[in-house]
Molecule: Bacterial RNase P class A
Organism: Chloroflexota bacterium
RNA sequence: CGAGGCGACCGGACGGUCGCGCGCCCGGGCGGGUCCGCCCGCUCGAGCGUGAGGAAAGUCCGAGCUCCACAGCGCAGGGUAGCGGGUAACGCCCGUCCGCCGCGAGGCGAGGACCAGCGCCACAGAGACGAGCCCGGCGGUCGGCUCCGGCCUGCCGGCGGGGUGAAACGCGGCAAGCUCUACCCGGAGCAAGGCCAAGUAGGAGGGCGAUGUCCCGGUCCGCCGGGAUGACGGGCGCGCUGCCCGGCCCUCGGGUCGGCCGCACGAGCCGGCGGGUGACCGCCGGCCUCAGAUGGAUGACCGUCGCCGCGGGGUCUCCCGUGGCACAGAACUCGGCUUACAGGUCGGCUCGCUGG
Numbered sequence: 001c002g003a004g005g006c007g008a009c010c011g012g013a014c015g016g017u018c019g020c021g022c023g024c025c026c027g028g029g030c031g032g033g034u035c036c037g038c039c040c041g042c043u044c045g046a047g048c049g050u051g052a053g054g055a056a057a058g059u060c061c062g063a064g065c066u067c068c069a070c071a072g073c074g075c076a077g078g079g080u081a082g083c084g085g086g087u088a089a090c091g092c093c094c095g096u097c098c099g100c101c102g103c104g105a106g107g108c109g110a111g112g113a114c115c116a117g118c119g120c121c122a123c124a125g126a127g128a129c130g131a132g133c134c135c136g137g138c139g140g141u142c143g144g145c146u147c148c149g150g151c152c153u154g155c156c157g158g159c160g161g162g163g164u165g166a167a168a169c170g171c172g173g174c175a176a177g178c179u180c181u182a183c184c185c186g187g188a189g190c191a192a193g194g195c196c197a198a199g200u201a202g203g204a205g206g207g208c209g210a211u212g213u214c215c216c217g218g219u220c221c222g223c224c225g226g227g228a229u230g231a232c233g234g235g236c237g238c239g240c241u242g243c244c245c246g247g248c249c250c251u252c253g254g255g256u257c258g259g260c261c262g263c264a265c266g267a268g269c270c271g272g273c274g275g276g277u278g279a280c281c282g283c284c285g286g287c288c289u290c291a292g293a294u295g296g297a298u299g300a301c302c303g304u305c306g307c308c309g310c311g312g313g314g315u316c317u318c319c320c321g322u323g324g325c326a327c328a329g330a331a332c333u334c335g336g337c338u339u340a341c342a343g344g345u346c347g348g349c350u351c352g353c354u355g356g
Base pairs, nucleotide, nucleotide: 001352002351003350004349006347007346008345009344010343012305013304014303015302016301017300018299020051021050022049023048024047026045027044028043029042030041031040032039033038053327057338058337060336061335062334063333064332065189066188067187068186077185078184079183080182081181082096083095084094085093086092097111098109099108100107101106112180113179117178118177119174120173121172129170134162135161137159138157139156140155141154143152144151145150193261194260195259196258199256203252204251205250206249207248208247212229213228214227215226216225217224218223232246233245234244235243236242268287269286270285271284272283273282274281275280306325307324308323309322310321311320312319313318
């Protein structure tokens, strides 16, 4: 220098104008409460602070949390699989053995068991797991020929060899087939779930008795005295009791609209030291810089710079013009995996060539 492999990381910067969510604080208006000090709610405006990701994604795996269910054991069903370790847990991660790929750095593995049973074994080959005679030998035998030494044809045996194949009968191979073995697994999910709580309707309990209405008289016009009415309305013929239907009022409890919590301090982040080959763990110190919506904010435009491409000029790294700057966006929260991604940075390592 070229080619490659592994790990870690960034993923536009700054400024201006306008706009949005959340929090704090201040002011104006309206409404309510008040022990008159003020407090609460709604709304408008100003200021300050803060506002997406390495994957927020797929929702694949494992958890926290919540509600429901739950005697014990077993069956069924689902999952995992060398060995050891890490972890809250995992199908994740680390170490290591074995196998395969690569010259190598390194990468990949669906790596328990075919001495339980069933099933399957492509192509080639005569025959593929209940075997099988294709070739040339060997042994036996019917028949024919014979110069009696044998020879030919057919059949049988499956004895040794050849050929095919991953494997040719051998305690064969395959569990990315059923199965067996060992271990693990209750269900649903923040629209979980909890709290407050109108109006209307419905449920339960209680009440409707005189301070009303009408008449007469008096009056200082505020009321006073006397009398009548008849028991909230209706029905069961009437009265009492009771029952039924309905009205009004009060109380209680459940739910709906709506609001609040869950919900942002967490298996948290940063630094140092120590233990461990490592995943990781322990101790100490610091930080809250880590969004919190509920029709769902995190945006738009402009300028300068940066990076990449194209064209032109200039000529040796400068100027001008133009285009582009990815994948994608929270919604209860974590640990992983997988997938998408313009461009770029850093650190080891391997192979080849070359110079000293």